This is a predicted structure of a 187-nucleotide RNA (Lysine riboswitch aptamer) from a Thermoanaerobacterales bacterium. The model forms 96% of the base pairs in the Rfam consensus.
RNA sequence: AGUUGAGGUAGAGGCGCGGUGAAUCAAGAGUAUCCUUGCGGAGGCUGGAAACCGAUAAUGUAAGGAAAAAGGGAUCACCGCCGAAGUACGGUUUUUAUCCGGAGAACCGUGCUGGGACCAUAGCCGAACAGGUAUGGUACUGUCACCAAAAAAAUCCCGAUUUUUUUGGUGGAGCGCUACUUCAGUU
Numbered sequence: 001a002g003u004u005g006a007g008g009u010a011g012a013g014g015c016g017c018g019g020u021g022a023a024u025c026a027a028g029a030g031u032a033u034c035c036u037u038g039c040g041g042a043g044g045c046u047g048g049a050a051a052c053c054g055a056u057a058a059u060g061u062a063a064g065g066a067a068a069a070a071g072g073g074a075u076c077a078c079c080g081c082c083g084a085a086g087u088a089c090g091g092u093u094u095u096u097a098u099c100c101g102g103a104g105a106a107c108c109g110u111g112c113u114g115g116g117a118c119c120a121u122a123g124c125c126g127a128a129c130a131g132g133u134a135u136g137g138u139a140c141u142g143u144c145a146c147c148a149a150a151a152a153a154a155u156c157c158c159g160a161u162u163u164u165u166u167u168g169g170u171g172g173a174g175c176g177c178u179a180c181u182u183c184a185g186u187u
Stems, first nucleotide, its partner, number of pairs: 001187011014082001016081006023075003033066007043053002047100003085113012114141002117138006124132002143172013
């Protein structure tokens, strides 16, 4: 001065990831639900039970009046970040009206995914053509490796080598990549 291995710190990818909000907006919806009147006459409610409601007329139906909310979405603000995070399976705890189931939340283990976009299919949640999930595909993008071409610089034997940049092609994965740095080897 290189190089190998094990760490540490700081960073990059971009419509980048996630979270919070008595924020604002649209939608949900003139819907659920409640009241009045008429028709009607036995079940209704639940995924299933129990409970509850119902001939003092429920479910349903017509008219009139009143009239929401949640989850999800968009914008904005703030916060945490770059396996950010998500997801599949399994487990533990917990919430949801009494139980089972279902659904939600947190944590743990294993596996997969570099990233976002679009399309198709499937099923679930959902008011939804929104959004999310899985599988596959399309091009794009970042990174590293290899190959090819061009340009610049350096070395020197003026013709080769090395380095950097650009373009194109192929391939890999985030336990990656870049920079600096510590320790231990090695040339």